[in-house]
Context: one part of a larger RNA
RNA sequence: GCCAAGGAGCUAACUGUCAUGGCAAGCUUAAACUGAAAAAGUGAAAGCGAAGGGAAACCGAGCUCUCGCAGCUUCGCAAGAAGUCAGGAGAGGCGUGUGAAAGUGCGUAGAGUCAUGGCGGCUAGGCUAGAAGCCAGUCGAUCUAUUCCUGAGCUAGAUGAAGGAGGGCGAAAGCCCUCUGGAGGUCUUAAGACGUUCUGACGUGCAAAUCGUUGUUGUGACUUGGGAAUAGGGGUCAAAAACCAAUCUAGACUGGCGCUCGCUAGUUCCAACCGAAGCGUCUCGCAGGGCGUGGUUUGUGGAGAUAGCGUUUCCGGUAGAGCACUGAUAGAAGGGCGCGGGGGAGAAAUCCCUCACCCUCCAUUCAAACUCCGAACGGAUACGCAUUGAAGAAGCAGGCACACGGGCUCAUGUGGCGUAAGGCUCAUGGCCGAAAGGGGUUUAACCCAGACUGAAGUUAAGGUCCCCAAAUUUUUGCUAAGUGUCAAGCGAAAGAGCGUGUUCUCGCCAAGACAGCAGGGAGGUAAGCUCAGAAGCAGCUAUCCUUUAAAAAGUGUGUAACAACUUACCUGCCGAGGGGGGAUGCCUCAAAAACGGACGGGGCUAAAGCAAAAUACCGAUACUUUAGAUAAUUAUCAAGAGAUGAUUCGUGGUAGGUUGGCGUAGUGAUUGGGCCGAAGCAGGGCGAUGACGUCCUGUGGACCGAUUUCUAUUGCAGAUCUUGGC
Numbered sequence: 001g002c003c004a005a006g007g008a009g010c011u012a013a014c015u016g017u018c019a020u021g022g023c024a025a026g027c028u029u030a031a032a033c034u035g036a037a038a039a040a041g042u043g044a045a046a047g048c049g050a051a052g053g054g055a056a057a058c059c060g061a062g063c064u065c066u067c068g069c070a071g072c073u074u075c076g077c078a079a080g081a082a083g084u085c086a087g088g089a090g091a092g093g094c095g096u097g098u099g100a101a102a103g104u105g106c107g108u109a110g111a112g113u114c115a116u117g118g119c120g121g122c123u124a125g126g127c128u129a130g131a132a133g134c135c136a137g138u139c140g141a142u143c144u145a146u147u148c149c150u151g152a153g154c155u156a157g158a159u160g161a162a163g164g165a166g167g168g169c170g171a172a173a174g175c176c177c178u179c180u181g182g183a184g185g186u187c188u189u190a191a192g193a194c195g196u197u198c199u200g201a202c203g204u205g206c207a208a209a210u211c212g213u214u215g216u217u218g219u220g221a222c223u224u225g226g227g228a229a230u231a232g233g234g235g236u237c238a239a240a241a242a243c244c245a246a247u248c249u250a251g252a253c254u255g256g257c258g259c260u261c262g263c264u265a266g267u268u269c270c271a272a273c274c275g276a277a278g279c280g281u282c283u284c285g286c287a288g289g290g291c292g293u294g295g296u297u298u299g300u301g302g303a304g305a306u307a308g309c310g311u312u313u314c315c316g317g318u319a320g321a322g323c324a325c326u327g328a329u330a331g332a333a334g335g336g337c338g339c340g341g342g343g344g345a346g347a348a349a350u351c352c353c354u355c356a357c358c359c360u361c362c363a364u365u366c367a368a369a370c371u372c373c374g375a376a377c378g379g380a381u382a383c384g385c386a387u388u389g390a391a392g393a394a395g396c397a398g399g400c401a402c403a404c405g406g407g408c409u410c411a412u413g414u415g416g417c418g419u420a421a422g423g424c425u426c427a428u429g430g431c432c433g434a435a436a437g438g439g440g441u442u443u444a445a446c447c448c449a450g451a452c453u454g455a456a457g458u459u460a461a462g463g464u465c466c467c468c469a470a471a472u473u474u475u476u477g478c479u480a481a482g483u484g485u486c487a488a489g490c491g492a493a494a495g496a497g498c499g500u501g502u503u504c505u506c507g508c509c510a511a512g513a514c515a516g517c518a519g520g521g522a523g524g525u526a527a528g529c530u531c532a533g534a535a536g537c538a539g540c541u542a543u544c545c546u547u548u549a550a551a552a553a554g555u556g557u558g559u560a561a562c563a564a565c566u567u568a569c570c571u572g573c574c575g576a577g578g579g580g581g582g583a584u585g586c587c588u589c590a591a592a593a594a595c596g597g598a599c600g601g602g603g604c605u606a607a608a609g610c611a612a613a614a615u616a617c618c619g620a621u622a623c624u625u626u627a628g629a630u631a632a633u634u635a636u637c638a639a640g641a642g643a644u645g646a647u648u649c650g651u652g653g654u655a656g657g658u659u660g661g662c663g664u665a666g667u668g669a670u671u672g673g674g675c676c677g678a679a680g681c682a683g684g685g686c687g688a689u690g691a692c693g694u695c696c697u698g699u700g701g702a703c704c705g706a707u708u709u710c711u712a713u714u715g716c717a718g719a720u721c722u723u724g725g726c
Stems, first nucleotide, its partner, number of pairs: 001726006011124002014121010026048003032042002052059002063092005071084005093108006127266004134256006145230009154220001156188003159184001163180007192217003198212001200211002232248001234244002269661006279292005294402001295400006304388003308385004313380004320373001321371002326367003331362001333360004340355006406432003410429004415425003437448003452628007462618003465602003471615001473614006484604002495589003499586008508577001516573005522546003527541003552567001556565002629651002631648007662715001664712003668708006680699008
């Protein structure tokens, strides 16, 4: 993992509400008694209700009027009108509390109670499974820690303490030499003990700590056998919070115990109707709850309701704008200058100038906590239109919830914060959440469109060369970069281009433009200054005059300085357009990432690209037609739920609410089948929207159904679910 079986809202008391039934201003019995200790009966103690208000003392109501739905009656052919009007609404009164009073709170115009059932609440383990822990009582020192008793074990070598002997020296104390001797938490190693390194092997192992290698110790605070002692807030500890039987920052077992958990997982058949919220507020509150909004359902009610649009009359101080106030602000002018800084005159007092500061005026720029102004827009009010409402609006009341982690950037904002973000936080709408289908290659929220079932057709978004349904369609341009073939999501800027198209504008041009070729390009003068030199051309100053068709106090190359070349400028040859600037379409560069590589791919160039226009076609669960189902309402017939027809708006759906069913086990009643083959099992046919039903064949070999009532250990795919099998 698969299969089979088991496996989770149950039960009781109390209580709320709804339905059904009994009795009703009343309803009901409890214990107990009696009884086949069955039903029935007896049993009024007690409970709920019939009066409330008040903390209490205490006091103490149950009426009047108006409007008016349904119903009923009358009139009317009908539409409808009138009357009465249970229930309903309103105004007052009354009881009582408070208050000086005004007023205000609660109550008052008779419906309860008992039983059964549905759905809730609460107390109990309380839908199921799941802690870590806390406490109590027991059992453990065959592991291990420490201690005690009694035993055992330790090779071979090395080193050579004290002491001793002999000799020498010495006055002595003593010293020296050579032997002897054999000490030591001494050294190298075996057994033994340990477990350092490779951070080796192994790592579903040989092994829930082993194997190899290399190490430490190895006469001692040594190692070890057997026996004993210390026990759980306790032991023991050369101390690691280590060890106390693979368990230790408090052992194990059993019990309290189904501890508790706002957390996690799971929670079993079908169909129909409606259908949310992730918001406000409080909370030792932020993973939870309470209340409200939002959902559903039941009643009541009886005619309006409204996030649409327009108009009427009001309200507002935002966006923007402005500087009239408050404050800020670059500059100019004038005035003041007590205090402060700098300077000057003077013996000093003091005076003068200036800066800063203050005031006025001119003038520049600003403001969430400025406003002389001021929209869009929003709100209120009334009317009209529109939509909706007797298939029941608004309002009111009750039951049951769920939910109180939202998201997208999608659109809008003239929002806030942030460099920005698939960022955070707002407002309004949409969508996803809870929405399938078509398109966007893929793709929660982008575009189209809201799926009751079947059949046929028509379109939307988007597309029409092939993959791939439909145009290699028509017309006119552009692009040469494979640019592109991407609505967005899913990349690109400043800047640059004598790439090319369109357009506007300003000069020049048959008195000859632009380009090219040829000729000229002079003189005063080598301008002056500077300088070794400075002659058009290192630098500074000035930049005149003459001859000319024209020619610079010189545009560039060059020289030490000159020279030389060249340009401006002029002429000739030639013979028609040429030069500059702006705007704009497409294109190019700017443009760098890791396997080869992505316009979805193939591929595409007067496109299958881009721009503009046109006509066809394809394309969805959309729309239309048709057949059927179902919901609501209604007509007719039946009158106990049903049949037939019509109409209307419908029939996506998570949490959730409501309704109707299927199946399983057993009980009662009624009624059936079975050895001429029951249940069960296997395969198949048919029917129902579905849970499921029924029939046939085989197997099997003795029980099993139908209708109806009641009861429930009543439905499995999940829970690292439990047990068994594979």

Model confidence (mean pLDDT): 81 of 100. A computed fold for a 726-nucleotide part of an RNA from a marine metagenome, annotated as large-subunit ribosomal RNA, domain II. The RNAcentral record of the full RNA draws on SILVA.